Notes: The prediction has a mean pLDDT of 87. Predicted 3D model of a 1466-nucleotide RNA (small-subunit ribosomal RNA) from an uncultured bacterium.
[in-house]
RNA sequence: GAGAGUUUGAUCCUGGCUCAGAAUCAACGCUGGCGGCGCGCUUAACACAUGCAAGUCGAACGAGAAAGGGGAGCAAUCCCUGAGUACAGUGGCGUACGGGUGAGUAACACGUGGAUAACCUACCCUCUGGUGGGGAAUAACCCUGGGAAACCGGGGCUAAUACCGCAUAAGUCCGGGAGGAGAAAGGCGCAAGUCGCCGGAGGAGGGGUCCGCGGCCGAUUAGCUAGUUGGUGGGGUAAAGGCCUACCAAGGCAAAGAUCGGUAGCCGGCCUGAGAGGGCACACGGCCACACUGGCACUGAAACACGGGCCAGACUCCUACGGGAGGCAGCAGUGGGGAAUCUUGCACAAUGGGGGAAACCCUGAUGCAGCGACGCCGCGUGAGCGAUGAAGCCCUUCGGGGUGUAAAGCUCUUUCGACGGGAACGAUAAUGACGGUACCCGGAGAAGAAGCUGCGGCUAACUACGUGCCAGCAGCCGCGGUAAUACGUAGGCAGCGAGCGUUGUUCGGAGUUACUGGGCGUAAAGAGUAUGUAGGCGGUUGCGCAAGUUUGGUGUGAAAUCUCCCGGCUCAACUGGGAGGGUGCGCCGAAAACUGCGCGGUUAAGAGUGCGGGAGGGGAGAGCGGAAUUCCUGGUGUAGCGGUGAAAUGCGUAGAUAUCAGGAGGAACACCGGCGGUGUAGACGGCUCUCUGGACCGCGACUGACGCUGAGAUACGAAAGCGUGGGGAGCAAACAGGAUUAGAUACCCUGGUAGUCCACGCCCUAAACAAUGCAGACUUGGUGUGGGCAGUUCAUUCUGUCCGUGCCGGAGCUAACGCGUUAAGUCUGCCGCCUGGGGAGUACGGUCGCAAGGCUGAAACUCAAAGGAAUUGACGGGGGCCCGCACAAGCGGUGGAGCAUGUGGUUCAAUUCGACGCAACGCGAAGAACCUUACCUGGGCUCGACAUGUCAGGAAUCUUUCAGAGAUGAGAGAGUGCCUUCGGGAGCCUGAACACAGGUGCUGCAUGGCUGUCGUCAGCUCGUGUCGUGAGAUGUUGGGUUAAGUCCCGUAACGAGCGCAACCCUUGUCCUUAGUUGCCAGCGGUUCGGCCGGGAACUCUAAGGAGACUGCCGGUGAUAAACCGGAGGAAGGUGGGGACGACGUCAAGUCAUCAUGGCCCUUAUGGGCAGGGCUACACACGUGCUACAAUGGCCAGUACAGAAGGUUGCCAACCCGCGAGGGGGAGCUAAUCCUGAAAAGCUGGUCGUAGUCCGGAUCGCAGUCUGCAACUCGACUGCGUGAAGUCGGAAUCGCUAGUAAUCGCGAAUCAGCAUGUCGCGGUGAAUACGUUCCCGGGCCUUGUACACACCGCCCGUCACACCAUGGGAGUGGGCUGCACCAGAAGUAGGUUGCUUAACCCGUAAGGGAGGGCGCUUACCACGGUGUGGUUCAUGACUGGGGUGAAGUCGUAACAAGGUAGCCGUA
Repeated sequence: GAGAGUUUGAUCCUGGCUCAGAAUCAACGCUGGCGGCGCGCUUAACACAUGCAAGUCGAACGAGAAAGGGGAGCAAUCCCUGAGUACAGUGGCGUACGGGUGAGUAACACGUGGAUAACCUACCCUCUGGUGGGGAAUAACCCUGGGAAACCGGGGCUAAUACCGCAUAAGUCCGGGAGGAGAAAGGCGCAAGUCGCCGGAGGAGGGGUCCGCGGCCGAUUAGCUAGUUGGUGGGGUAAAGGCCUACCAAGGCAAAGAUCGGUAGCCGGCCUGAGAGGGCACACGGCCACACUGGCACUGAAACACGGGCCAGACUCCUACGGGAGGCAGCAGUGGGGAAUCUUGCACAAUGGGGGAAACCCUGAUGCAGCGACGCCGCGUGAGCGAUGAAGCCCUUCGGGGUGUAAAGCUCUUUCGACGGGAACGAUAAUGACGGUACCCGGAGAAGAAGCUGCGGCUAACUACGUGCCAGCAGCCGCGGUAAUACGUAGGCAGCGAGCGUUGUUCGGAGUUACUGGGCGUAAAGAGUAUGUAGGCGGUUGCGCAAGUUUGGUGUGAAAUCUCCCGGCUCAACUGGGAGGGUGCGCCGAAAACUGCGCGGUUAAGAGUGCGGGAGGGGAGAGCGGAAUUCCUGGUGUAGCGGUGAAAUGCGUAGAUAUCAGGAGGAACACCGGCGGUGUAGACGGCUCUCUGGACCGCGACUGACGCUGAGAUACGAAAGCGUGGGGAGCAAACAGGAUUAGAUACCCUGGUAGUCCACGCCCUAAACAAUGCAGACUUGGUGUGGGCAGUUCAUUCUGUCCGUGCCGGAGCUAACGCGUUAAGUCUGCCGCCUGGGGAGUACGGUCGCAAGGCUGAAACUCAAAGGAAUUGACGGGGGCCCGCACAAGCGGUGGAGCAUGUGGUUCAAUUCGACGCAACGCGAAGAACCUUACCUGGGCUCGACAUGUCAGGAAUCUUUCAGAGAUGAGAGAGUGCCUUCGGGAGCCUGAACACAGGUGCUGCAUGGCUGUCGUCAGCUCGUGUCGUGAGAUGUUGGGUUAAGUCCCGUAACGAGCGCAACCCUUGUCCUUAGUUGCCAGCGGUUCGGCCGGGAACUCUAAGGAGACUGCCGGUGAUAAACCGGAGGAAGGUGGGGACGACGUCAAGUCAUCAUGGCCCUUAUGGGCAGGGCUACACACGUGCUACAAUGGCCAGUACAGAAGGUUGCCAACCCGCGAGGGGGAGCUAAUCCUGAAAAGCUGGUCGUAGUCCGGAUCGCAGUCUGCAACUCGACUGCGUGAAGUCGGAAUCGCUAGUAAUCGCGAAUCAGCAUGUCGCGGUGAAUACGUUCCCGGGCCUUGUACACACCGCCCGUCACACCAUGGGAGUGGGCUGCACCAGAAGUAGGUUGCUUAACCCGUAAGGGAGGGCGCUUACCACGGUGUGGUUCAUGACUGGGGUGAAGUCGUAACAAGGUAGCCGUA
């Protein structure tokens, strides 16, 4: 020392991405009251106008005005003053400080600690000794020449603290010594004196140089180096030194990273962090470097010199074109660049600096002010009271709620600001830029002063409207496709507040580079294996040393910063003082355990040697062997062989296959053979011989730590592949053919070449795997197996032990799986490797290779994941078990025909709408001519066809005329009701206006309800407990059994719930009760009809009960559950049928039954009317009906039901009609009457296999009925007509018993209209071996890359768009190596040319010494030529890569993924 979001259906782990924090030289957006303290070109070390930033000294020196003032003079002019002033010069000191910047620099540049016996130091301080005597010039100035200018030249005069000798030398320097060398300046003052000057010593402060250690990246930079390394002589410097030079030697640096490349000023510190670290280096402080770019020196104490010089270059300016001038990285300021960074301010008052004796002068250092919310800190924008709560705005369930004590209003205060007045410290005497500032006082007045961001989660904060995958948001996850807390706006709320957000950057979180503090079996990660170099690590014992180590002391670690304490500004920021800290380095001691070093000892011990044994596909070479395949020869033999899922290609009558004999050749070695053996790994398998390596066991003789690991390095290294030469039987890439297929460049088949084999040489990779580096030690066990030894036994038996090799498991470990003495446990040593996925093991570079290619190995860009293990499901052309008319076995259909009906499609003004695999399609619709009706056309209505409320009027209501298609419009007449407390009221109608009505308009993906479906399948869950880190598991799995999670047994589970079953209805048997309208056995009557009397037995009706429970018997089974068989019984194992549908699935269906949120329409999307449409018709599909006939059709006769309906109804008898039907009217509100005939059947007849005496479509004519009305568009009847159709392709449906099939009957709807639907009964079968297969389902198990769950997932090419990138003939630029040319300025050397005051010789002339100029030599900048290296940019074209919405082609992978997959190679 805090974590969170995000991979999944969920979980744990790994792992990346993202967020919350702090910070900032910041910038941008919106906003902005005051003050204090700080900070303010991060970019172009880009270019700079203008002003200022370094001068000063007259007490070093010479010279020396003018204006002005005064005076004189008529005036010219002169005198005094100004003034020894100004200006300039000689000379001195300063200008090397202060100020700026960060380009360069990877270096002794910086930091830290040392060294300097290898050094310097002007000014300052202390001490000491001197300061004597001479000389020669020169600027200024004057004269003069040149030049546009800058400036330069000639002649002449002159001073000094300027210059040069001489003298002197305490000390200094040189020298071994003798000895030698070497100074000075004066000024001011009346003076005292003072300031200077010269030599020397010391100090202080400053500086130079050297060294140890420390701090960037890249090895895709591995070798670098000729002054290089060292020595000697010489030179040079203040000073050591190859710093320079000559000669000699051949060294020096480097894997602990030289050289090269890239980047960078370093530090104190600053930011962050718990710390260790990481990042930064702006302001302040120390050091360094630089001053337009490059080079050079001069002067000086110090420079190679920011506001000095010379040269070269670029640039700018001036010019009379001949030449000149310049350097803001000083302070301001300008342009430019940029997202971006200030005033051409005041003052030397303070602090400090330069000069001066001083006064003083100078000082863009500095002190202040200005601008900028850029940062930090402080303050304010008011305070109290004030409503069951104004208005406005927002929301609303319309009741209300919110803003909100907020406002208004009342009372109060005045900080800050503004206004007026006073007034400091900074300066103890003078001097104040700041500044009339800080501060103080006064009066006035709530008066002048609030915004920004956010509100889906992380993350504090929610509603409405708008929008409708649009517009937009977004840090990550992600929002938006009509109800968005995620966009935009509003209200509200949250956070911070003169600021708030955004963006960039840094650290943190990130234990996500892990020193503190990580990993590598499967997540990324152990090198294919070994030998071994450097390095790292190292048994036991004694002594010594003291390098590491520990410890005491001491020096240093500047100041500032940081921490603590105290103090100053009213507080704070800021700041003063003190203390601490500063993990580091040096020095002096101490200790001796551990490590190290040195010396010695030791062996039971780590390692090795020896001796004695046995085991083994260890390796290499040579030889030998048999089986098999193929080929060749010959024999026998005949039509096929071969091959496959099935075939074909192929072989064979020129004789194959088969079979026998003989021969040839190559390769591989069956059985033994075993998770057995050997080897470091790769790998190694017939037998024999030769050569040879290693391990193991026993003995305990020898050596005496000789060891472990191992970066580089070296060797070995399957297969494929390469080179050369052999060999070649079988197999077999490529290739050819045949199949398969939509295709089939595959899988299958027939052939077949490289290759496979041998020799030699390469290659060097594999899923080279135990996905597990090597070595050592320690830590419970069980059981196999190989080798050896010891003991033991009758035994080849057993026990022990060492080495190897397996399995199972304990503790422990692990994310889990699992590992578990052969560790993935606990420790030690060393090596290798990893750090999100993709791009990519790619590109470039290097290196190896003959090549193929190997090794090493990135980036741009892109994604919010990629991944491991385990869980639950789902799925599998995985497995096991088991069900279902699922298949099979049967029977009958559909698909073909005609018609009916629904749907699609098409058509139409409209053909209203919905339903779409199963689970839409004779479905909603239990019945469209009008109506229905929702659609279309036309003509009409607007408070409306309907509800409630208000007002006015009127009874309501009924009859009727005209116009019109009707809606509707215009009239006529009849009628005055009910209750009443007499006020009026209820109901109804008409008119008016507004709230509103109305909508079959949209959304079934906003919903309720209802329904379908899996499925009447046997399942779905819960509580507690237990197991697991967890998701979850257990229970519910297992053994039996069942129709059933039905029951039994077992069992870390024990129980429970919803389902199953049962309870309900119906049907099958019996009983009881009841007896009309039903029944009629017996009795009587009879018109022969249960008709009548009667009966209550039977049938029946409809209420109650009984009955069936594996209850009984036998067998099987675990003695259980249960199953099989039997008895009894009307019925037997759920008796048959029905109702009943678990958790859930399908965003299944329905907004058009109904209800309902939201949206939409409101003289229309509402309402009314007429007509039309829903009935269309080239077609396609579903469901049906009728058939195709003789098990039949037709004709005639004749028998037997059940259930249901009926008063706007069912309708009898009877009459008419061929018939539909008409007339008629009895009965019946129904066990009474009616519908009503049941039909198939049975009996008889006919037809004779024919498009028919089958079939009935279609059409014509004539009718009937319903209805306001049958044209579009009803049903039925009669006569006529007589189509397709002769049993139906692929395919497909139903049914397991009173079922299928077949026959008729009834009902709902309904005026009328069924081949549909729902019911009813009649006749009444066949078959089920069985569970391999198809479909659906249940349980267990397995695999999975699926979870929208296989209708899943997913790969590659191609096409299109965009992005970054490699190659590329080249092209352009930067940096740089080597060779050569060239050579400015300058310095050094030379100098026979020219020149020359001081010193020397000489009277002089002249000469000498020395100097200058010129020339020259060396070094060298810029520049040039040639040739390389490296890097950046660009490039026609080209390569792959990434991303993108629904594109194309296929289907590679995930399931046995339909040919198991994967790795290496061709």